[in-house]
């Protein structure tokens, strides 16, 4: 960041930083100093890595000198030899030296390391000191000659030297020694032997440092003595005896992994993780084993032995060993040159010159890391272009480029050109002088020259994280550390431009340490988040009251040796800087030693009494075992006694006439203990309840008489431990797992009912676990208080109690303080301390699996890991939601009337069907809905004919041309072809025709556009449903909470209302509710004409004059507000009554509709954004569809009849319309209608009211109900009525006799029912919708119930909100992991068996040079 609508918190995942012997992807200028086989201790080709010494030794080779001899020649001379001298090189004997340096990290849990002691030891060369160095012998390589083998090498035989080799002598003491060489020489270097040092080595000890108890015991030379062997040297190092020990919870033995340190990386530190490079030290050198030979080795370029492997080979039989430097293949993400030189450091060998030195020093390779340079620098605005983006103005890439002037690092070229190097060595008594010697390197530096010339890249950009647009894609490609992005407007994929960051780099992967206080010493937690062991004795441990003495082990202080060296820090200093190097200083937090202090802690010693036991006297209990006794019930046996009984939501199985059930009273049996009985009481937990006996455990209470710290905790152990299970014996009344029936359901292996066995009960064993819970381990201490009960002591008081005070001990509630994340705890703490013990470290996996130990078993305890996830959780909050409550309301139910659901007929929808049956709308809130009017048009659909600047609308350019009309082919029409006629202003020039030019039109041709009812109502405005005319939705500010959020708005009461009052941490306020606004009921004043007609006059009469009183028109006003009275309650607010009153308690109706909720409906009303089409998806036109019909549904109309149908008379509305209209009288026609035209642009004229009254007819039937369906004949509207219109009149005369489950609509002038008007329209499908009068009911006890809705409150694992969210089985795929009958293999234990080299030890046939011995032989030696 990241679990949540928010929120605190717990918690885990993860991301910013630093390293790296690093790999990988892209890029790549220079230096410098570093660094580089981490994997196969895998296998090696080739060339190097160890020699030297001629001044130990005899030879050999060659040179050169002397001196000489042969031969051949006169002879010079040439050739051949011989001796000696002097140079050089050698093999071989002998010396030294190879045991050092250089490499790897198998192996090792070890005195291997590291620290610090410490005694029984060796130690070439090397300092120091002392002593010696007589005199002899015998051999053998080499060489030479011979054999034997491909080779590799071997053997005999003769000869020789030594600083090889062996006696003698000498050497304090038995026994043990030497050798010489160079040099004229002086001396020097050696050589023996002893002492000391130095250095390196070898032994031992004490402490330090990994992981595992799912390794709990290990161990016989094993501990320990005695003797002895061995060793340089102590020591069971190894033998013989004798003991029987020795290690171990402080973790032995096993198992796993490791080389160990200085240190190195991280971190504030403490810590954690590492052990490349330098550096100490181990261990190793194909594997394995073993020794010689040396001072040193069990020996990396040394030896046997034996193995694998590899080459050579005449196949008979040899040979090898890079984990030295280079290099090869192999395996791998991956690690350089088959390079230079001994110049210097440094080692060996030599007197020395001097050789040898893949030790070292250099170059070389590689951006592998550090570190520093560069790629320019200043001006430079038309803010070019170009590129992106744009709201089309602009913005941005940007002083960035061009352009101008300047420098010149690095790189190129020229030239010039270093240190690291003075020793050794010669002279020289010295002092001090003289000569050489450079791989690196013609390199570093240094001077010139030329030219902005040769030199920039990665990566990110949604949030953590610093940086944003656009285009493409469209849950696709694909991105992602982690949340997560992508389903057609992606700042997150990809490309682009712009930004940001680093920068020869630059990112990814990989680890390691940090944020991680997420193992917490420093620094965590366990009432509910993950954690307190079921309960308790108690071992080991850990911890321990109050004085004194003593001691000095911790502990403090001081000194002391050591802590390698580098490294790190500091300070200087040296490469131009810096990296790097160099000096110095500091530290190196530790160990050992010594001395000193004693306060605390331990150790001893010696007191004490407050902790802790005890004694004594009381005291309450369902404490524990054992035994005895009694009553209630219940079931069973008997009796009376008759039809039911039992049992549920209703029932059914069941019992019962073989006599239940109910009733009586006796008796049997087992088990359990009503009432008392209480957040009472005991008990460590489990627990534990009739009565009384016996035994027996603990608590409290006083008394203050006794020990004298005896204490607390308690790993392991022991013990106790409900219920349920298990064994063995008994016992069994009720109850009752399983089981059998009955019901109940979709099913019901349940719930319900009817039976029933184990078992519940007792004895004796076993198990050992529970939500074994206060979810709260034990113990002492310390800290404000109320108020309960239980069990004891005091005190006051009383005649005695009780009540009341005071005090201990127990249980309870409720609060301070503090504490918690909250909830909550709160002297019986979860507050403040101490001591000790259990236990936790994200969530599934799992409390499994496997081992182990327990148990008859059933299981219990111990307890992983793979692998999956970003989350899992705890308190609290606000919603929503419950078949949770409590409070209210609504035509929600109930009570009524009337309907729909059956029937025809309209209508609309769905299916079906079509070329097309255009499109939308879909629970409620789609379905007489958009449509207030589908023949044609509309019309968007189908099919066929056409048009392409287009049927409209602006512009430019263009052609012709002036507006008007008419007319012909074709054709369905549209369009397509054509003719004919008429002819517009204004300006110039010109008598004038007329010409040119502009305007305003029409038209052709091209371009911009146009046009689309095409797609998204999940891009969108507006608008509109809906929940809902419900009562509700909120804000400042104060206050409470860590916060989300509460309080206000919540309680009491009241209303139709969050309407009001009253209280209240709240106090105001807003949009809602009312009110204001319209019509309706009543009056008044005004107005009287088309209204109206009481009085009056005229008339038969109709009317007309007059009126304006009455009604009525519309405009203003009044009126109604709980205003007044009674009355509930304490009040108030309100109800509940009454009085006026046209109306009474918002009088009816109507408009009006809060915050928001359904991605609720519409892109086809119209507006818009993006996408599409552009001679089509645009436009025009004929006809055809929208009306199509097995079928389902919705909403209506008309019925189905007697409260009805039909005939005849007859009487009373209102609110509307109306000029292309409405139409009167009158006439025709049975009738739609027709014909006429008086009157209306309207209170003036048109527009019949019906139902109801009255009377008569039908008599209950498919009818005088019904009125579909169909024929005929006619009206009307319209170009047109065939698809597909209304109407009339005859004729016909279907279903339907009141409708299953289920379902709407209404609380009064309502329902129910009657008619009448209107909009839309040529005309209709109006039976629809939208108004208006007529007539005119019935109920509402009432809020259990069924819907919606509101407050309050409870739960919740829901928040996309119960249409939620969730659990398992089966199917199918992928992925991990257990087990498994066997089988392979590998490592180890034990016993045994073959057994190579070697090593000791006897023994030594065979062989045998020094010594003895005259010999013979001996002593000794090899094999």
């Nucleotide at each position: 960041g990241u679990c949540u609508g928010a929120u605190u918190c717990u918690g885990g995942c993860u991301c910013a930083g630093a390293a790296c012997g690093a790999a990988c992807g892209c890029u790549g200028g220079c230096g410098g100093c570093g660094u580089g086989g981490a994997u196969a201790a895998g296998a090696c080709a080739u060339g190097c890595a160890a020699g030297u010494c001629g001044a130990g030794c005899g030879g050999g080779a060659c040179a050169a000198g002397u001196u000489u001899u042969g031969u051949a020649g006169c002879a010079a001379u040439a050739c051949a030899g011989a001796a000696c001298u002097u140079g050089u090189c050698u093999a071989g004997c002998g010396g030294c030296g190879a045991a050092c340096g250089g490499g790897u990290g198998c192996g090792u849990a070890a005195c291997a390391c590291g620290u610090g002691a410490g005694a029984a030891c060796c130690u070439g060369c090397c300092c120091a000191a002392a002593a010696g160095a007589g005199g002899g012998g015998g051999a053998u390589a080499g060489c030479c000659c011979g054999c034997c083998g491909a080779a590799a090498g071997g053997c005999g035989g003769a000869u020789u030297a030594a600083u090889a080799c062996c006696g003698c002598a000498u050497a304090u003491u038995a026994a043990c020694a030497a050798a010489g060489c160079a040099g004229c020489a002086a001396u020097g270097c050696g050589c023996u032997u002893u002492u000391g040092g130095a250095u390196g080595g070898g032994c031992u000890c004490g402490c330090g440092g990994c992981c595992u108890a799912u390794c709990a015991g290990c161990u016989a030379g094993a501990u320990g003595g005695u003797g002895a062997g061995g060793u340089a040297a102590c020591g069971g190092c190894u033998c013989a005896c004798c003991a029987u020990g020795g290690c171990u919870a402080u973790g032995a033995c096993g198992g796993g992994u490791a080389g160990c340190u200085g240190g190195u990386c991280u971190g504030a530190g403490a810590g954690g993780a590492c052990g490349a490079c330098c550096a100490g030290c181990c261990a190793c050198a194909c594997u394995g084993g073993g020794a010689c030979u040396g001072a040193g080795a069990c020996a990396c370029g040394g030896c046997c032995c034996a193995g694998a492997c590899a080459c050579c080979u005449a196949c008979g039989g040899g040979u090898g060993g890079c984990a030295g430097c280079a290099g090869u293949c192999g395996a791998g993400a991956a690690u350089u040159u088959u390079u230079c030189a001994c110049a210097a450091u440094g080692g060996g060998g030599g007197a020395a010159a001097c050789c040898c030195u893949g030790a070292u020093g250099g170059a070389g390779c590689g951006a592998c890391g550090c570190c520093g340079c560069g790629u320019g620098g200043a001006g430079g605005a038309u803010g070019a272009a170009g590129g992106u983006u744009u709201u089309c103005g602009g913005a941005u890439u940007g002083u960035a480029a061009a352009c101008u002037c300047c420098u010149g690092u690095c790189a190129u070229g020229a030239g010039a050109g270093a240190a690291c190097a003075a020793a050794a060595c010669c002279c020289g008594c010295a002092a001090g002088g003289g000569c050489u010697u450079g791989a690196u390197a013609g390199u570093a530096u240094c001077u010139c020259a030329a030219g902005a010339g040769g030199a920039a890249g990665g990566g990110a950009c949604g949030g953590c994280u610093a940086a944003c647009u656009c285009u493409g894609u469209g849950c696709c490609a694909g991105c992602a550390g982690c949340c997560g992005c992508g389903g057609u407007a992606a700042u997150a994929c990809a490309g682009a431009g712009g930004u940001c960051c680093c920068a020869a780099g630059c990112g990814u992967u990989g680890u390691u340490c940090g944020g991680a206080u997420u193992c917490a010493c420093u620094g965590g937690g366990c009432g509910u988040a993950a954690a307190g062991g079921g309960u308790g004795c108690g071992u080991a441990g850990g911890u321990g009251g109050c004085g004194g003495g003593g001691u000095a082990a911790g502990u403090u202080g001081c000194g002391u040796g050591u802590u390698a060296a580098a490294u790190c820090u500091c300070a200087a200093g040296g490469c131009u800087c810096a990296a790097c190097c160099u000096u110095g200083a500091a530290a190196c937090c530790g160990c050992u030693c010594g001395c000193a202090a004693u306060a605390c802690u331990g150790c001893u010693c010696u007191g004490c009494u407050c902790g802790a036991g005890g004694a004594c006297u009381g005291u309450a209990g369902a404490g524990g075992a054992g035994g005895a006794u009694g009553g209630a019930a219940u079931u069973c046996a008997g009796g009376u006694g008759u039809a039911g009984c039992a049992g549920u939501g209703a029932a059914a199985u069941g019992c019962g006439u073989a006599g239940a059930u109910a009733u009586c009273g006796u008796g049997a049996g087992g088990a359990a203990g009503a009432c008392c009985a209480g957040u009472g009481g005991c008990g460590a937990a489990g627990g534990c309840g009739a009565u009384u006996c016996u035994c027996u455990g603990g608590g409290c209470a006083g008394u203050u008489c006794c020990u004298g710290a005896c204490a607390c905790u308690g790993a392991g152990g022991c013990a106790c431990g409900a219920a349920g299970g298990c064994c063995a014996g008994g016992g069994g009344a009720g109850c009752a797992a399983a089981c059998g029936g009955g019901a109940u359901u979709a099913g019901a292996u349940a719930c319900c009912c009817c039976g029933g066995u184990a078992g519940u009960c007792c004895u004796g064993g076993c198990a050992g676990u529970a939500a074994a819970c206060g979810g709260u381990g034990c113990a002492c201490g310390u800290u404000u208080g109320g108020u309960g009960u239980g069990g004891g002591a005091g005190g006051a008081u009383u005649c005695g109690a009780c009540c009341c005070c005071u005090u201990c001990c127990g249980u309870g509630c409720c609060g301070u303080a503090g504490c918690u994340a909250a909830c909550g705890c709160g002297u019986u703490a979860a507050a403040c301390g101490u001591g000790c013990c259990g236990c936790c470290u994200g969530a599934g996996g799992a409390g499994u699996a496997c081992g182990g130990u327990c148990g008859c078993a059933a299981g219990a305890u111990u307890a992983a890991a793979a692998c999956u996830c970003a989350a899992a959780g705890a308190a609290a909050u606000u919603g929503a939601c419950g078949g949770g409550g409590g409070c209210c309301c609504g035509c929600a139910c109930a009570a009524g009337c009337g309907g729909u659901g059956g029937a025809g007929u309209a209508u609309g929808u769905g299916g079906c069907u079509u070329a097309a049956u255009u499109c939308g709308a879909u629970g409620c809130a789609a379905c007489g809905c958009g449509a207030a009017g589908a023949a044609c048009c509309u019309u968007a659909c189908c099919u066929g004919g056409c048009c392409u600047u287009g049927a409209c609308a602006u512009g430019c350019a263009u052609u012709g041309u002036g507006u008007c009309u008419a007319c012909g082919g074709u054709g369905a029409a549209a369009g397509c072809c054509g003719u004919a006629u008429a002819g517009u202003c204004c300006g110039u020039a010109g008598c004038a025709a007329u010409a040119c030019g502009g305007a305003c039109g029409c038209u052709u041709u091209g371009c911009a556009c146009a046009g689309g009812u095409g797609c998204u109502g999940c891009a969108u405005g507006g608008c509109u449903g809906u929940c809902g005319u419900c009562a509700g939705c909120u804000c400042g500010u104060g206050u409470c909470g860590u916060g989300a959020g509460a309080u206000g708005u919540u309680g009491g009461g009241u209303u139709a209302a969050g309407u009001c009052c009253c209280g209240c941490a709240a106090c105001g306020a807003g949009c809602g509710c009312a009110a204001c606004c319209c019509c309706u009921a009543u009056g008044a004043u005004c107005u009287g004409u088309u209204g109206c007609c009481a009085u009056u006059c005229c008339g038969c009469a109709a009317g007309g004059a007059g009126g304006c009183a009455c009604u009525c028109u519309g405009a203003u006003c009044a009126g109604a507000c709980u205003g007044c009275c009674c009355u509930g309650u304490g009040a108030a607010a309100c109800g509940g009554g009454g009085a006026g009153g046209a109306a009474g308690g918002u009088g009816g109706g109507g408009a009006u509709g809060a915050c928001g909720u359904c991605a609720a409906g519409u892109c086809a009303g119209u507006a818009u954004g993006g996408c599409c089409c552009u001679u089509a998806c645009g436009g025009c036109c004929a006809g055809g569809g929208c009306u199509g019909c097995a079928c389902a549904c919705g909403u209506a109309c008309u019925a189905c009849a007697a409260u009805g149908c039909c005939c005849a008379c007859u009487a009373c509305a209102g609110a509307a319309u109306u000029a292309a209209c409405c139409a009167a009288a009158a006439c025709c026609g049975c009738g739609a209608g027709g014909u006429g035209g008086a009157g209306g642009a309207a209170a003036u004229c048109c527009c019949u009211a019906a139902a109801a009254g009255u009377g008569g007819g039908c008599u209950c039937a498919g009818u005088u109900c019904g009125g579909a369906u169909c024929g005929u004949a006619g009206g009307c509207u319209g170009c047109a009525a065939u698809u597909c219109g209304c109407c009339u009149a005859c004729g016909u005369g279907a279903a339907g006799c009141u409708g299953g489950a289920a379902u709407c609509g209404c609380u009064a002038g309502u329902a129910a029912u009657g008619g009448c008007g209107c909009a839309u329209c040529a005309g209709c499908u109006a039976c629809g919708g939208c108004g208006c009068c007529g007539u005119g009911a019935a109920u509402a006890c009432g809020u259990u119930c069924c819907c919606g809705g509101g407050c309050c409150u409870u739960g919740u694992a829901c928040a996309c909100a119960c249409c939620g969210c969730c659990c398992g089985u089966c199917a199918c795929a992928u992925c991990a992991u257990g087990g498994a009958a066997a089988u392979c293999g590998u490592u180890u234990g034990c016993a045994c068996c073959c057994g190579a080299a070697g090593u000791c030890c006897g023994c030594c046939c065979c062989c045998u040079a020094a010594c003895c011995g005259c010999a013979a032989g001996g002593a000794g030696g090899c094999a």
Small-subunit ribosomal RNA from a metagenome, 1423 nucleotides, folded computationally. Its mean pLDDT, the model's own confidence on a scale to 100, is 84. The RNAcentral record of the sequence draws on SILVA. It matches the Rfam family "Bacterial small subunit ribosomal RNA".